[in-house]
């Protein structure tokens, strides 16, 4: 150069003239000040708030699922172990349990689990002159049928004929002890016993979850009747438990305020920590509509500008996405 | 704005994780008929997209797209 890994940064720049929200000032006319994302998105997972007991007890039902951390919390994230993929840089992983039970494993195949034996091997029969046909047992080495037949290679022994049926030598491997590690393991050392797969099937085990969503919820007046056990409501799949008087008129409203943006907020500097993140100290104030605002037109530069619009607010995941830039790293072969 | 549904030939709708994903309607040829209808025979034609679990996925799990509901939801 060349071919790749991984992270991270932007998201068209100035001017100019004319509007929209919001906010502070002004008697007024006006002024002057802010004004969409990296995903605001899908609404998939956490939370905060709100209401019902600031929530409780039982089943049931539902998420998660290697260790250790890190958070407000998580189903995220970080480290780091097994497994899997690349020469590598670095990617990927729903990764408890199948020796607690049940189910299921279509076709083919003797047989899909304590279940057999067609083909072949072998021994005793029986028919045939003979080739060969049969019938009863043994055997699971070989074929063969399957996604799967289930620990095992060489050897030698044994046998009718075989078989870890036994031995020897290598390997697997639950467990056990050792020695590092907080661990999850990992490494050596001993090693009975050796039959599968599937829990994203039911199910165990272990953690966690109480429902409704800002269309939450909260801000009127007055009479009347019934009742204080009880019925009802709040309350949600059910069951307790707790709390709550209920019902109608009449005026008034069908709308207005609050909630609503200062916040696990943002930037920055030290220090911890591999990192994810914490912890101190300065700065900073950064959109709040309610038919819903952030635009439009010209002018110049440039790479010619992608996906895309707040609606209660953070954390996070998936997903879209023109280019253009830094950084760290890794393979390779010729040349210098 | 929340919350929620669904997705299989062109249309309507079947299918315990197991042959070629069935079936009416429609379409198309062919037979029936003097011709058309009916009617009988054939064809045609799908699991919304990606990965994942399994031997084996239309069916289970994940994630994304469409469509769709306020007279079966919420002022």
């Nucleotide at each position: 150069a060349c071919a790749g890994u991984u992270c991270g940064u932007u998201a068209g720049g100035c001017g100019a003239u004319c509007g929209c929200u919001u906010g502070c000032u002004g008697c007024a006319a006006g002024g002057c000040a802010a004004g969409a994302g990296g995903a605001a998105a899908g609404u998939c997972c956490g939370g905060g708030c709100a209401g019902c007991a600031a929530a409780g007890a039982g089943c049931a039902c539902g998420a998660c699922a290697g260790u250790c951390g890190c958070u407000a919390a998580c189903g995220g994230c970080g480290a780091c172990c097994g497994g899997g993929g690349g020469u590598a840089a670095c990617c990927c992983u729903a990764g408890g349990g199948a020796a607690a039970g049940u189910g299921c494993c279509a076709c083919a195949g003797a047989a899909a689990c304590g279940a057999u034996a067609c083909c072949g091997c072998c021994g005793c029969g029986g028919a045939g002159c003979a080739a060969u046909c049969u019938g009863c047992g043994g055997u699971a080495a070989g074929g063969g049928u399957g996604a799967a037949a289930g620990g095992a290679g060489u050897g030698a022994g044994g046998u009718a004929a075989g078989a870890g049926c036994u031995c020897a030598c290598a390997g697997c491997g639950a467990c056990g002890c050792a020695u590092g590690g907080u661990g999850a393991c990992a490494u050596g050392c001993g090693g009975a016993g050796g039959a599968g797969g599937u829990a994203a099937a039911c199910c165990c085990u272990g953690u966690c979850g109480g429902c409704u969503g800002c269309a939450a919820g909260g801000a009127g007046a007055u009479c009347u009747g019934c009742a204080u056990c009880a019925a009802g409501a709040a309350u949600g799949g059910c069951u307790c438990g707790u709390u709550c008087g209920c019902a109608g008129g009449u005026c008034g409203c069908u709308a207005u305020c609050c909630g609503c943006u200062c916040g696990a907020u943002u930037c920055u500097u030290u220090g911890g920590g591999c990192a994810a993140c914490c912890a101190a100290g300065g700065a900073a104030c950064u959109a709040g509509a309610u038919a819903g605002a952030u635009g439009a037109u010209c002018g110049u530069c440039c790479a010619c500008g992608a996906c895309a619009g707040a609606a209660c607010c953070c954390g996070g995941c998936u997903u879209a996405u023109c280019g253009a830039c830094g950084a760290a790293c890794u393979g390779c072969c010729a040349c210098c | 704005g929340g919350c929620c549904u669904u997705a299989u030939c062109g249309u309507c709708u079947a299918a315990c994780g197991g042959u070629u994903a069935g079936g009416a309607c429609a379409c198309a040829a062919g037979g029936u008929u003097c011709u058309c209808a009916u009617c009988c025979u054939u064809g045609c034609a799908a699991u919304c997209c990606g990965g994942g679990u399994u031997c084996g996925a239309u069916u289970c799990c994940c994630g994304g797209u469409a469509a769709g509901g306020u007279c079966a939801c919420c002022a």